[in-house]
RNA sequence: GGGCGUAUAGCUCAAUGGUAGAGCAGUAGCCUUUUAAGCUAUUGGUUCUGGGUUCGAGCCCCAGUACGCUCA
Numbered sequence: 001g002g003g004c005g006u007a008u009a010g011c012u013c014a015a016u017g018g019u020a021g022a023g024c025a026g027u028a029g030c031c032u033u034u035u036a037a038g039c040u041a042u043u044g045g046u047u048c049u050g051g052g053u054u055c056g057a058g059c060c061c062c063a064g065u066a067c068g069c070u071c072a
Stems, first nucleotide, its partner, number of pairs: 001071007010024004018055001026042005048064005
């Protein structure tokens, strides 16, 4: 340098073009002599950046950035 893939909550990951969710973590409460474990509730999002298409974009198109794989 060419090709392919990934980028979404603190972490790991979902999400048919139609109000972005789960698990873990965090917070509060219950339980327990205490801790851990368990139970209940709950917070947390500029969906990598910038444009375009569309009534409507995490999703489709273009460019860029970062990372990974691969070819040379």
Molecule: transfer RNA
Organism: Flexilinea flocculi